[in-house]
Predicted 3D model of a 478-nucleotide part of an RNA (small-subunit ribosomal RNA, 3' major domain) from bacterium symbiont of Ifremeria nautilei. The prediction has a mean pLDDT of 85. The full RNA is in RNAcentral, with records from ENA and SILVA. Its Rfam family is "Bacterial small subunit ribosomal RNA".
Context: one part of a larger RNA
RNA sequence: UGAUCGGGGGCCCGCACAAGCGGUGGAGCAUGUGGUUUAAUUCGAUGCAACGCGAAGAACCCUACCAGCCCUUGACAUCCUGGGAAGGCUUUAGAGAUAAAGCUGUGCCUUCGGGAACCCAGUGACAGGUGCUGCAUGGCUGUCGUCAGCUCGUGUCGUGAGAUGUUGGGUUAAGUCCCGUAACGAGCGCAACCCCUGUCCUUAGUUGCCAGCGAGUAAUGUCGGGAACUCUAAGGAGACUGCCGGCGACAAACCGGAGGAAGGUGGGGAUGACGUCAAGUCAUCAUGGCCCUUAUGGGCUGGGCUACACACGCGCUACAAUGGCCGGUACAGAGGGUUGCCAACCCGCGAGGGGGAGCUAAUCCCAGAAAACCGGUCGUAGUCCGGAUUGGAGUCUGCAACUCGACUCCAUGAAGUCGGAAUCGCUAGUAAUCGCGAAUCAGAAUGUCGCGGUGAAUACGUUCCCGGGCCUUGUACA
Numbered sequence: 001u002g003a004u005c006g007g008g009g010g011c012c013c014g015c016a017c018a019a020g021c022g023g024u025g026g027a028g029c030a031u032g033u034g035g036u037u038u039a040a041u042u043c044g045a046u047g048c049a050a051c052g053c054g055a056a057g058a059a060c061c062c063u064a065c066c067a068g069c070c071c072u073u074g075a076c077a078u079c080c081u082g083g084g085a086a087g088g089c090u091u092u093a094g095a096g097a098u099a100a101a102g103c104u105g106u107g108c109c110u111u112c113g114g115g116a117a118c119c120c121a122g123u124g125a126c127a128g129g130u131g132c133u134g135c136a137u138g139g140c141u142g143u144c145g146u147c148a149g150c151u152c153g154u155g156u157c158g159u160g161a162g163a164u165g166u167u168g169g170g171u172u173a174a175g176u177c178c179c180g181u182a183a184c185g186a187g188c189g190c191a192a193c194c195c196c197u198g199u200c201c202u203u204a205g206u207u208g209c210c211a212g213c214g215a216g217u218a219a220u221g222u223c224g225g226g227a228a229c230u231c232u233a234a235g236g237a238g239a240c241u242g243c244c245g246g247c248g249a250c251a252a253a254c255c256g257g258a259g260g261a262a263g264g265u266g267g268g269g270a271u272g273a274c275g276u277c278a279a280g281u282c283a284u285c286a287u288g289g290c291c292c293u294u295a296u297g298g299g300c301u302g303g304g305c306u307a308c309a310c311a312c313g314c315g316c317u318a319c320a321a322u323g324g325c326c327g328g329u330a331c332a333g334a335g336g337g338u339u340g341c342c343a344a345c346c347c348g349c350g351a352g353g354g355g356g357a358g359c360u361a362a363u364c365c366c367a368g369a370a371a372a373c374c375g376g377u378c379g380u381a382g383u384c385c386g387g388a389u390u391g392g393a394g395u396c397u398g399c400a401a402c403u404c405g406a407c408u409c410c411a412u413g414a415a416g417u418c419g420g421a422a423u424c425g426c427u428a429g430u431a432a433u434c435g436c437g438a439a440u441c442a443g444a445a446u447g448u449c450g451c452g453g454u455g456a457a458u459a460c461g462u463u464c465c466c467g468g469g470c471c472u473u474g475u476a477c478a
Stems, first nucleotide, its partner, number of pairs: 001478002005474002008472007016462002020426005027317003031313004035308002043054002065303007074126001078125002080122005087104007108115002128292002131290003137286002139281003142277001144275001149188006155164003168179003194269004199237007209226002213224003240263001243257004319419001323378006335366003340359002345354003385416001390411007432454007
């Protein structure tokens, strides 16, 4: 002098605590992990920042694991030699890979030698490896953290490491801005520029809309028509502490007010500085080195990844009356659809089947939103709560649902009466609660990603717990 740490100090912030609301931890199930088991239960991820994670979807495939049966220039690439167009069809054996046999076909270019694509056989160079090393790496990612920081040039100070700037007084969400100042400037970050949303205007008017006029119907923008409204989608306006008052240092700012759809970052998103963790990934991919080469490569059938004394994590459904069941009856948004979405109508208690209209979609379909509201019933009970489990009968997808799919109907009705220590989320259209859609996908969500409906309570405050920023102090360290 720097950096690190402190159950040192000062200032400040964050659902960090507090104030509230709802959960988890107890039950059943679903899912991931550990462990155990297994021929195999492939591999990776492991405090926060692994554990509904890679996996946006394991019956076969995927698949990397195991058993068995097979191949060895190989499933794939380039080069060489010989033969054959390629391709299509059938039969037999086999679990299949594969093997054998038969039939068909003879195309394109050509200097008529042959050549190009493709197939078979051979030879060796080589292929191949989800084998190891993420502590050899690139790339990508998580995390501190959307925290307000991290640096540089020149100057000045110091023998030097280095300091100054970046500290101080105010202020801010912010190293945001102002003032001061041996510093003066600058860069990466902050903010703004970008997208969505909230108000208005202009333009446009179909597939969307319907106020006024006319027609028509049991009814419906159904038809003529209209361009007002809603909406759609392009352009613009609007918010800047701009105006007023107070306060402040005459500054930056802060407090209150007016106007306004919106007020002090309006709300949300995208955006992640220098760096930290030898953090994660050699199994997305790429890649150095090492290793395997009739196998650690390749093909196939079957099994496994779905096991189950147990332990933990993320969830779903409940334990009920603010509820369950029955009947009636409203109101969304955002998506998807031609190998697809599938209407009317008919059959079936139902899953579903038949049917075939329309739609390459603001046109048709998925598509009934559900909670809510109205009426009825149940009367505190292991119940008309709860639905696990099991038996039977079925539906659908698919070559195939035994191991191991989802769904339906009938029967069965388990645990569970609000959960110990402990622990999580959330500050507003949020929590809570209700349903809807999509990706993946033949089929298979309580997961994930989105969408709207209903819609709270509380925040005195910063003493304490956790994490972080700035200054300062002490110190094992350099």